The prediction has a mean pLDDT of 75. Glycine riboswitch aptamer from a Thiotrichaceae bacterium, 125 nucleotides, folded computationally. It was read from a public genome assembly, where an Rfam model found it. The model forms 88% of the base pairs in the Rfam consensus.
[in-house]
RNA sequence: AAAUCUCUCGCAGGAGAAGUUUUCUCGUAAUUUAUGUGGGUUAAUUUAAGUUUAGCUUAUUUACUUGAAAAUGCCGAAGACGCAAAACCGUCCGGAAACGCUCAGGCAAAAGGACUGCGAAUAGA
Numbered sequence: 001a002a003a004u005c006u007c008u009c010g011c012a013g014g015a016g017a018a019g020u021u022u023u024c025u026c027g028u029a030a031u032u033u034a035u036g037u038g039g040g041u042u043a044a045u046u047u048a049a050g051u052u053u054a055g056c057u058u059a060u061u062u063a064c065u066u067g068a069a070a071a072u073g074c075c076g077a078a079g080a081c082g083c084a085a086a087a088c089c090g091u092c093c094g095g096a097a098a099c100g101c102u103c104a105g106g107c108a109a110a111a112g113g114a115c116u117g118c119g120a121a122u123a124g125a
Base pairs, nucleotide, nucleotide: 004125005124006123008120009119010118011117012116013115018072020071021070022069023068024067027064028063029062030061036060037059038058039057040056041055042054043053044052073107074106075105079103081100082099088095089094090093
């Protein structure tokens, strides 16, 4: 000096697994029944309770949707953890992974995404 690799940045590609279920809730639309039914409460009746009658209040159909909570199932390719299994590399006992694990993360799209290719600039080996 050149080439390669690593860190960083940019571009492109990039898998898997419930658009799950339930409850409450902000709203929208339609329809329905019903002056019914359920809860609470007041008055009358009564020794009291219960029952009954009347009034007041609240909830009560379907679909979509905002937000929140809960439940079960599942995925592995951010990250973390582990060599217990299998396989690999070194070696008598270690290592790390595309292996295991699922804490975290994720299960329409978006975002993220190990890894791969191309490019850029500085530093290091």
NCBI's taxonomy places the organism under Bacteria, Pseudomonadati, Pseudomonadota, Gammaproteobacteria, Thiotrichaceae.